A computed fold for a 72-nucleotide RNA from a Candidatus Woesearchaeota archaeon, annotated as transfer RNA.
RNA sequence: GCCUUCGUUGCAUAGCGGUAGUGCACUGCCUUGGUAAGGCAGAGGUCGCGGGUUCAAAUCCCGCCGAAGGCU
Numbered sequence: 001g002c003c004u005u006c007g008u009u010g011c012a013u014a015g016c017g018g019u020a021g022u023g024c025a026c027u028g029c030c031u032u033g034g035u036a037a038g039g040c041a042g043a044g045g046u047c048g049c050g051g052g053u054u055c056a057a058a059u060c061c062c063g064c065c066g067a068a069g070g071c072u
Base pairs, nucleotide, nucleotide: 001071002070003069004068005067006066007065010024011023012022013021018055026042027041028040029039030038048064049063050062051061052060
């Protein structure tokens, strides 16, 4: 230099045009003599950044940034 994959809440991950979900962690409540475990509820995301297509973009297209792998 070229090619491929990836970037989503504190962490891990799903979602591939039409309401952003799940597990762990966090907060409150229930249960207990008390704790753990268990149950119920809640908070937390401008979906890496910018632009384009579209009635509508996390999703499709372009550029940039970052990570991993491959080729030379």
Its Rfam family is "tRNA". By type it is a transfer RNA. The RNAcentral record of the sequence draws on ENA. Lineage of the source: Archaea > Nanobdellati > Candidatus Woesearchaeota.